The RNA shown here (small-subunit ribosomal RNA) has 1536 nucleotides and comes from an uncultured bacterium. The RNAcentral record of the sequence draws on ENA, Greengenes and SILVA. The coordinates come from a structure-prediction model, not an experiment, and the mean pLDDT is 84. Rfam family: Bacterial small subunit ribosomal RNA.

RNA sequence: AGAGUUUGAUCCUGGCUCAGAACGAACGCUGGCGGCGUGGAUAAGACAUGCAAGUCGAACGGGAGACAGAAGAUAGCAAUAUCGGCUGUCUCUAGUGGCGAAAGGGUGCGUAACACGUGGGCAAUUUACCGUGAAGUUCGGAACAACCUGCCGAAAGGCGAGCUAAUACCGAAUGUGAUCAUCCACUGGCACCAGUGGUUGACCAAAGCUGGGGACCGAAAGGCCUGGCGCUGCACGAUAAGCCCGCGUCCCAUCAGUUAGUUGGCGAGGUAACGGCUCACCAAGACGAAGACGGGUAGCUGGUCUGAGAGGAUGACCAGCCACACUGGAACUGAGACACGGUCCAGACACCUACGGGUGGCAGCAGUCGAGAAUCUUUCACAAUGGGGGAAACCCUGAUGGAGCGACGCCGCGUGGGGGAUGAAUGGCUUCGGCCCGUAAACCCCUGUCAUUUGUGAACAAACCUUGCCGGCUAACACCCGGCAAGCUGAUAGUAGCAGAAGAGGAAGGGACGGCUAACUCUGUGCCAGCAGCCGCGGUAAUACAGAGGUCCCAAGCGUUGUUCGGAUUCACUGGGCGUAAAGGGUGCGUAGGUGGCUGGGUAAGUUCGAUGUGAAAGCUCCGGGCUCAACUCGGAAAUGGCAUUGAAAACUACUCGGCUUGAGGUCUGUAGGGGAGACUGGAAUUCUCGGUGUAGCAGUGAAAUGCGUAGAUAUCGAGAGGAACACCAGUGGCGAAGGCGAGUCUCUGGACAGAUCCUGACACUGAGGCACGAAAGCUGGGGGAGCAAACAGGAUUAGAUACCCUGGUAGUCCCAGCUGUAAACGGUGCGCGCUUGCUGUGGGCGGAUUCGACCCCGUCCGUGGCGAAGCUAACGCGUUAAGCGCGCCGCCUGGGGAGUACGGUCGCAAGACUAAAACUCAAAGAAAUUGACGGGGGCCUGCACAAGCGGUGGAGUAUGUGGCUUAAUUCGAUGCAACGCGAAGAACCUUACCUGGUCUUGACAUGCAAGUAGUAGAAGCCUGAAAGGGUGACGAGGUAGCAAUACCAGCUUGCACAGGUGCUGCAUGGCUGUCGUCAGCUCGUGUCGUGAGAUGUUGGGUUAAGUCCCGCAACGAGCGCAACCCCUGUGUCCUGUUGGCAACCAAACGAGAGUUUGGGUGCAUUCUGGGCAGACUGCCUCAUUUAAAUGAGGAGGAAGGUGGGGAUGACGUCAAGUCAGUAUGGCCCUUACGACCAGGGCUGCACACGUACUACAAUGCCCGGCACAGAGGGAAGCAAUGCCGCGAAGUGGAGCCAAUCCCAAAAAACCGGGCUCAGUUCAGAUUGUAGUCUGCAACUCGACUACAUGAAGCUGGAAUCGCUAGUAAUGGCGCAUCAGCUACGGCGCCGUGAAUACGUUCCCAGGCCUUGUACACACCGCCCGUCACAUCAUGAAAGCCGGCUGCACCCGAAGUCGUCGUGCUGACCCGCAAGGGGGGCAGAUGCCGAAGGUAUGGCUGGUGAUUGGGAUGAAGUCGUAACAAGGUAACCGUA
Repeated sequence: AGAGUUUGAUCCUGGCUCAGAACGAACGCUGGCGGCGUGGAUAAGACAUGCAAGUCGAACGGGAGACAGAAGAUAGCAAUAUCGGCUGUCUCUAGUGGCGAAAGGGUGCGUAACACGUGGGCAAUUUACCGUGAAGUUCGGAACAACCUGCCGAAAGGCGAGCUAAUACCGAAUGUGAUCAUCCACUGGCACCAGUGGUUGACCAAAGCUGGGGACCGAAAGGCCUGGCGCUGCACGAUAAGCCCGCGUCCCAUCAGUUAGUUGGCGAGGUAACGGCUCACCAAGACGAAGACGGGUAGCUGGUCUGAGAGGAUGACCAGCCACACUGGAACUGAGACACGGUCCAGACACCUACGGGUGGCAGCAGUCGAGAAUCUUUCACAAUGGGGGAAACCCUGAUGGAGCGACGCCGCGUGGGGGAUGAAUGGCUUCGGCCCGUAAACCCCUGUCAUUUGUGAACAAACCUUGCCGGCUAACACCCGGCAAGCUGAUAGUAGCAGAAGAGGAAGGGACGGCUAACUCUGUGCCAGCAGCCGCGGUAAUACAGAGGUCCCAAGCGUUGUUCGGAUUCACUGGGCGUAAAGGGUGCGUAGGUGGCUGGGUAAGUUCGAUGUGAAAGCUCCGGGCUCAACUCGGAAAUGGCAUUGAAAACUACUCGGCUUGAGGUCUGUAGGGGAGACUGGAAUUCUCGGUGUAGCAGUGAAAUGCGUAGAUAUCGAGAGGAACACCAGUGGCGAAGGCGAGUCUCUGGACAGAUCCUGACACUGAGGCACGAAAGCUGGGGGAGCAAACAGGAUUAGAUACCCUGGUAGUCCCAGCUGUAAACGGUGCGCGCUUGCUGUGGGCGGAUUCGACCCCGUCCGUGGCGAAGCUAACGCGUUAAGCGCGCCGCCUGGGGAGUACGGUCGCAAGACUAAAACUCAAAGAAAUUGACGGGGGCCUGCACAAGCGGUGGAGUAUGUGGCUUAAUUCGAUGCAACGCGAAGAACCUUACCUGGUCUUGACAUGCAAGUAGUAGAAGCCUGAAAGGGUGACGAGGUAGCAAUACCAGCUUGCACAGGUGCUGCAUGGCUGUCGUCAGCUCGUGUCGUGAGAUGUUGGGUUAAGUCCCGCAACGAGCGCAACCCCUGUGUCCUGUUGGCAACCAAACGAGAGUUUGGGUGCAUUCUGGGCAGACUGCCUCAUUUAAAUGAGGAGGAAGGUGGGGAUGACGUCAAGUCAGUAUGGCCCUUACGACCAGGGCUGCACACGUACUACAAUGCCCGGCACAGAGGGAAGCAAUGCCGCGAAGUGGAGCCAAUCCCAAAAAACCGGGCUCAGUUCAGAUUGUAGUCUGCAACUCGACUACAUGAAGCUGGAAUCGCUAGUAAUGGCGCAUCAGCUACGGCGCCGUGAAUACGUUCCCAGGCCUUGUACACACCGCCCGUCACAUCAUGAAAGCCGGCUGCACCCGAAGUCGUCGUGCUGACCCGCAAGGGGGGCAGAUGCCGAAGGUAUGGCUGGUGAUUGGGAUGAAGUCGUAACAAGGUAACCGUA
């Protein structure tokens, strides 16, 4: 610090997700030790049991016990035992009394508040214990507990009578002083005043306990003296608390108004104290958009986590504050409470009960149950620290110190170290060679941390206290104080530490390994099982599932889940945006608010600088120290952005007092204008009415029909009525804030602009709320209604057509009055001001120059356009009319869907408008641009693509292939073009892969190893059998080395490795092939442009068969294609001359001759054969294109002319095209069978359908006879001549030929002659019968051919469809491959005869280039919308039902404070001799207030609810086709 994910790719916007850190965590797997921390986050749910607040006998009276002593009593002879009321000492203690119990400890319910934080104030306050100072502590009195006694009760407890003490209670005295009142002085303060000192008056205190002690008094106690502890009042301090104030402190405005003690005043009460805190009276205020009131949530803070920071989240442990203590209320006591382990009342719950009544409160420490994903021991000790009490010892202390449990966290340590290659074995992988685990192990040598064991063994401890000594105080060698010495005290703990011993011995796992993200292979599985944080994996070769090996990362832990911050600049203060991505309000006026020109003086609120105080400790940071280190901890420093006080400054802002004119406004003179409102007027056109003329149609459409018309339409002429809208002018021209405004005139009226002087003197800009305006549609009432026209009706179209088209037609459109308040209300661009190069139109002014005047021209201001600089922008684009550079103010946005929806509220007559969510769901949705593809978009061009022609197919029969059916099998593959006479250039057996049956198992075939074998290999013959096979078997070998024996090879048998597979996967592959397409395209390097994908080049203008060539051009070049080079063919020439050729000459034969023949010779001219060369290149001429070039048209010459004709040659790529059955090949599968052999069958099967062909349907024909002319091929297991035989297929026979020699071999159509005469025929030949021939082991299934006989369909073929542009189509024959033969009518070639037509590119099809639109990219066979049906989910409405919170009114009214009464009761004080009275108090009663409860009625909120509404989601449902291309009716917005 970033990364993944929208796309074919790109850039941007934008969300989602990940990597980091953290946690009081939980869960899964695993788990050695120690240190330090930490541990009920949920049910403030309920709690058994124990403990958590006592202490003081030196405050008091009792009681109990122990010890000592003594008088005495009883028993006993006595010792002695027992009792013992007395005395002393000590211990314990219920009660009275004092102090404490308000601290400490727990929890976070409530609380949005002066609760908390921070800084101040109290001149408005209190403070027990503690410290300091000064003063005092005198004299009396009466009770009540305990105790004793009686009674009630189950208990808890209570009532009555009696006795009694005190540091308990009461009275009196004194008054340093306090308080109050009066007066005076001084000091201080902003102040009502405060402080200090003084005068006078009133009023107000107290308690004792204890240690010691000489003299004196006393019988003693004691007095007295002295010390300590107490007590009383006062002052100050300290500590603690109370109250008040400024500022800060969550969400919702779908909470907008709230409030009657409310706001203030006067008086009173109350409090420690101010105050409506409370009350009476008076006034009517107070709070609120800077968010009152209401609702929700929440303890606050120091801090903690995160972050670069700013921030965000959080408030466990520790620390400060607050609140609470079963729930609600209340007071009492007290210095302090409205009190966690106190009281009273009410309520709920639980327990005890004798049913009458009682008792209780773990949110103290442990612990239990419950709920929960989840959170510990019913432990030890007061040794330390601290607290309470006490004079002290000491007691108490679940505070605290420790231990225990939990890997919950942080930190540390260990699980060994060194050597060790046969690179062991197992395991894994493998290309089978090896590689990995891996120095890892074994093995050898060591070490000894931790754990184990043995021994030793701490620090934390110093005090208090006791004793002794010394010093001080003193009358005192008491006491007390100080010092010294000794003694006493340890829960943790026999722990830490240390030492010894033994032995590598006891101690490693978890997650991950497709990308992000470090780490890869095998096997299994086969869209299954499963994984997944996001993208996404899995449908037979999964680095993504599961297992394994290996690797990577952490490590006593590792992962997962949850949560927070970060990344996220994704709420943007730091630090974002709004033309098209989400986002400018429809427009203006204007309130609050925000902001605001130049200049001078003053003030000092903001601001700046300094000082002071505060900012608790802990924490963080830095430095240093202590535990072996670290965590942890100690000391110090720094920091603590803040707040407050104070001093200074005066630039800026603000405030205030003046001034100015440039912002703004006013005045005057002009100008343009569909600006607005009202009234009046006008012509054209449509329609209608009346009249005339006139006759059969009109109208309408793609075509029609509905409709109108003989009752006279349409057309035409004239007259009239009525409503609406205003042609031309008319213009990216004008005006207006926007909506919007268009005939003319008049009246009223708003604004703008220009020019000119003067005036006001900042009066300004923006504008939340608010107010006004606001197209169309719509609504209410009243008019109006020509045309148009929702709804509606009819006609068409269509599969349907509730549409598009047509004929009609009502609301409405128009006017008046009112409502509605929305639009794609758009420049998709808020308003205002300033600044920043230009060019060029246009509207309105003014000026200059010129002119008689104007126009043109120049300048300037305001408007409105185009193009463009810088700059901006993701790009497109914007660009002085900014989307540039700045300032001010307002509005708005924060992923898509759900949804501008629901609910609530406001408005509306309604329709509806405005405001405006959530659950749920997706990983995208989107903007701009790019390349393609596509379009029922456009332009240009090509092609037997159409058209023009010729001949076919589709009908018949047959052949052949395919589908289907059948079958034991009918083997397999090919399936639109681009499968179907295809693989197959030959299925009777074989082939053959299929089926049935019979057989073989190292195999039909290859290689290796081992063992065995010797009449071995081979093998006539024989048996069995359909054959294969199985038996038997006369006879009978070989090679290499060696003299030989023998060994080895070969052979056979057995066994092991292996062979074999036309078994699967062409979607794992190689290779080959088809197709687009012989179409003209496909790319690259460098440069340039662009952020980029990409573009340019390759586009453009011409031209071509061609990206062929030329020109131009930010391109310049190049490659693969095109063309050419290659082959055949067409012309010439040279060479060649046999087996080919024959002119001339010679010869021979025949013939009477003419002459003919000849493979006789010579010859090599011609033909021919097959080699070389030449030739054609738009080279030449004319014309055309503006010139030129390329090129085109015509011409000359030429055998051939514009690529002469044909062939071979197939760019980048596409179709997961075809082929695992041609071969090769990965993987999988079979192994006495899915291998191999054999016989027979099948591949030939036949209701049917299709493709490709052949033969025909006839006279341009058929039959018979005669006769002429080829080319290219083949031939030895071959072609075969002459001859003979057969009607023929053939047979016989064999010359010749390994072939320019011989043979196949007859070419046929054509031509000549004859017949047939339009018919199912002398056409056609299927089918069938008989007889044959040939091949072959064998023609039954299932061959071809021949002869004779038979003689089917068929008379030119529906819709539709194919080929062909010249030596082509059509037509005629010939040859070859395969092959024993053949199903060939197929395929591949050859030659003969030999046409017709092309105006042209509108249309169909295919293709190329450019351009345009796109929501397509699997690319239109694309994408995609809505209803319906089914399933699931969340949600709204709903008659109601059930809860929670709360308002108002009223009823009842506990406890209790306060008030009143207080006749009953009453110790202290007073009066009184007493009785009694007074004063005071108590019980009781009562009034106000008052919790819980009740009645009634509202509000808010939650749950549930038959039914119902829409929404979302869900591989293959239904109906249509709305949108994206002109999406086939352009789309979209508002409205009905």